[in-house]
């Protein structure tokens, strides 16, 4: 890198260094920053990989619930910060065919992350 599967509305530092940008993803917006961001680092969180225990199915193993945190990943501002398309539904102005914007839901893209596979 490519494909599958899953899951992204919770939760996680008044630590320590660093110094100027930064917020993965077009152009935009909107944020966060010298009262020090981003970045390493210790810490935290969470519980995909992992370790156990019950049930059911069993040759192995597999589902479900539920308990752990050593160790391998990932996280630790904002819904994946918003953005793209389609479907509904609300209501507003012209009109009473409709059509423009908004606002929420749904669902797909697209991304990230975690596991297997080529």
């Nucleotide at each position: 890198a490519a494909c599958u599967u899953a899951u992204c509305a919770a939760g996680a530092g008044a630590g320590a260094c660093c110094g100027a940008g930064g917020g993965a993803a077009a152009a935009g917006g909107c944020c966060c920053g010298a009262a020090g961001a981003c970045g390493u680092c210790c810490g935290g969180c969470a519980a995909c990989c992992c370790c156990g225990u019950a049930u059911a199915u069993c040759a192995g193993u597999u589902a479900u619930a539920u308990g752990g945190a050593a160790g391998g990943u990932g996280c630790u501002a904002a819904g994946u910060c918003c953005g793209u398309c389609a479907g509904a539904a609300u209501g507003u102005g012209u009109a009473u065919g409709u059509a423009u914007g908004a606002u929420u839901c749904u669902g797909a893209a697209a991304g990230a992350u975690a596991a297997g596979c080529u």
Predicted 3D model of a 118-nucleotide RNA (SAM riboswitch aptamer (S box leader)).
Rfam family: SAM riboswitch aptamer (S box leader). Rfam's curators write: The SAM riboswitch is found upstream of a number of genes which code for proteins involved in methionine or cysteine biosynthesis in Gram-positive bacteria.